This is a predicted structure of a 71-nucleotide RNA (transfer RNA) from uncultured Ruminococcus sp.
RNA sequence: AGGAGAAUAGUUCAACGGCAGAAUACCGGUCCCCAAAACCGCAGAUCUCAGUUCGAGUCUGGGUUCUCCUG
Repeated sequence: AGGAGAAUAGUUCAACGGCAGAAUACCGGUCCCCAAAACCGCAGAUCUCAGUUCGAGUCUGGGUUCUCCUG
C1' cells in the first nucleotide's frame, strides 16, 4: 500500500428493515446463626457522521479503533 472481517449492557454473545434480548457481574430481597450457594426482582447498551426508508442495530457512503491475509 491492497484485500477481508469486527465494533450492541461492566464482560461474553444474540437480534427477517417493525417493542434491542440472554447469560454473567453490580445492586435490592428471600433463605441461613453468619457467609457462600440456590431462588426472586431492579437498573444498565447499538463506535461516530451522513444517506435511503413510513420505520435502520440491520441497507448504502465517509471516518475512527481492533483482528487476519497479501506484498
The coordinates come from a structure-prediction model, not an experiment, and the mean pLDDT is 85. It matches the Rfam family "tRNA". From the family's description: Transfer RNA (tRNA) molecules are approximately 80 nucleotides in length.